Notes: Small-subunit ribosomal RNA, 5' domain from an uncultured bacterium, 474 nucleotides, folded computationally.
Context: one part of a larger RNA
RNA sequence: AACGAACGCUGGCGGCAUGCCUAACACAUGCAAGUCGAACGCGUGGUUUCGGCCACGAGUGGCGCACGGGUGAGUAGCGCGUGGGAACCUGCCCUUAGGUUCGGGAUAACCGCGGGAAACUGCGGCUAAUACCGGAUACGCCCUUAGGGGGAAAGAUUUAUCGCCGAAGGAGGGGCCCGCGUCCGAUUAGGUAGUUGGUGAGGUAACGGCUCACCAAGCCUGUGAUCGGUAGCUGGUCUGAGAGGAUGAUCAGCCACACUGGGACUGAGACACGGCCCAGACUCCUACGGGAGGCAGCAGUGGGGAAUUUUGCGCAAUGGGGGAAACCCUGACGCAGCAACGCCGCGUGGAGGAUGAAGCCCUUUGGGGCGUAAACUCCUUUCGACUCGGACGAUAAUGACGGUACGAGUGGAAGAAGCACCGGCUAACUCUGUGCCAGCAGCCGCGGUAAUACAGAGGGUGCAAGCGUUGUUC
Numbered sequence: 001a002a003c004g005a006a007c008g009c010u011g012g013c014g015g016c017a018u019g020c021c022u023a024a025c026a027c028a029u030g031c032a033a034g035u036c037g038a039a040c041g042c043g044u045g046g047u048u049u050c051g052g053c054c055a056c057g058a059g060u061g062g063c064g065c066a067c068g069g070g071u072g073a074g075u076a077g078c079g080c081g082u083g084g085g086a087a088c089c090u091g092c093c094c095u096u097a098g099g100u101u102c103g104g105g106a107u108a109a110c111c112g113c114g115g116g117a118a119a120c121u122g123c124g125g126c127u128a129a130u131a132c133c134g135g136a137u138a139c140g141c142c143c144u145u146a147g148g149g150g151g152a153a154a155g156a157u158u159u160a161u162c163g164c165c166g167a168a169g170g171a172g173g174g175g176c177c178c179g180c181g182u183c184c185g186a187u188u189a190g191g192u193a194g195u196u197g198g199u200g201a202g203g204u205a206a207c208g209g210c211u212c213a214c215c216a217a218g219c220c221u222g223u224g225a226u227c228g229g230u231a232g233c234u235g236g237u238c239u240g241a242g243a244g245g246a247u248g249a250u251c252a253g254c255c256a257c258a259c260u261g262g263g264a265c266u267g268a269g270a271c272a273c274g275g276c277c278c279a280g281a282c283u284c285c286u287a288c289g290g291g292a293g294g295c296a297g298c299a300g301u302g303g304g305g306a307a308u309u310u311u312g313c314g315c316a317a318u319g320g321g322g323g324a325a326a327c328c329c330u331g332a333c334g335c336a337g338c339a340a341c342g343c344c345g346c347g348u349g350g351a352g353g354a355u356g357a358a359g360c361c362c363u364u365u366g367g368g369g370c371g372u373a374a375a376c377u378c379c380u381u382u383c384g385a386c387u388c389g390g391a392c393g394a395u396a397a398u399g400a401c402g403g404u405a406c407g408a409g410u411g412g413a414a415g416a417a418g419c420a421c422c423g424g425c426u427a428a429c430u431c432u433g434u435g436c437c438a439g440c441a442g443c444c445g446c447g448g449u450a451a452u453a454c455a456g457a458g459g460g461u462g463c464a465a466g467c468g469u470u471g472u473u474c
Stems, first nucleotide, its partner, number of pairs: 001473003005470005012346005018339002020304001025302003029299003034063003039060002042057006070257003079182007088174003093170004098165003101135004110125006141150003155162003183229003190220003195217008232254004236247004259280005282293004310336001312335003318332001319330004349379004359370004383415001385410005393401001418463005423444003429458005439446002
């Protein structure tokens, strides 16, 4: 000097930030991802000029749910940082030039009959589609033994759009590989069998020992392999003249994880926080047959701890998802609440006022100090209080914040100062009490009868809505 601090005493206001560093401990409750009727059939309600129309509901289907948000457990790794590389993928978006034809069989919802305590589920029957399947066609596309072979589509609302299919390119995003850099321990010296390389095959979006068969015996290591410990990495942050040291909260980029371990499915994208399956621990329900759950999302609870907030308001703004749109959803976000936790700003009054009240302290008893301090006189009204007006943020409408910020007015010095220290280091001294006691203390050291070092008082010094202490870093 610094801090995501804590503790003690104290505490007026505002702005802006910040707020579980410990148990990646366990979680009651609510909310945090939906949306589309301009893809589709049905049901209920309303309305009807019986053509239909409107609203709602579950379902099929589409897109989204791989983003956003959280956490730092694991990880010493191509994880991260930086600079390169070639064998790749890419929904939505943009550009270009094409296509959008003919058919088919199902199925949920619904109805009927069952099973079950529940979660849920079986059988039969009906039905639609932008759901599913087949045929046709193929500029370009894929394979090819170069002859040839393969392969697509979906419509909707109403006249203008939104879609759909294959192809090429782009943008942005992502997967992979490599050089270099990236903590401690040698009281860890050898490590390695898919191990190292090759051939062939499989697999992947893609290269590759990624996987497998066979062949060879390699590969790493004192420039520290292997093993053990510790740790998310970075931009940055703190400190420092710098070099460096320490650190990695908030914000931003990357990575990893989502009760623990494993696995795949769907998909452009996941091996998927609020999806699925299996196993385990734990909690809950049960009719004992069987089921349900996962806050390291936002609040909140218990626990741990020196210690860390509201079960708030709003989608008005910004951004995101869906939708042609209206709009819906959004604990992202914008705000408000709590906390002197931090930084910054302001106030707690200003001027005058005595050879100087009272009181307290000291005293050589003469006096000295608190001290212009107070009283008293004049003045002002920041902040706070009350009354009135009242935004920007939204360039048509729409404002949670908010009757907020801000402005005007009313009234009165009124409502607003503490904390540590005073032996030296180090700025600030006397009295009383105590008597190696009680105590102080960062170091040196104070205290055993005159203690500037303990305790109280008066006075002083330093900071100030803070001041000290403790912890940690430089």

It matches the Rfam family "Bacterial small subunit ribosomal RNA". Gene Ontology terms of the family: ribosome and structural constituent of ribosome.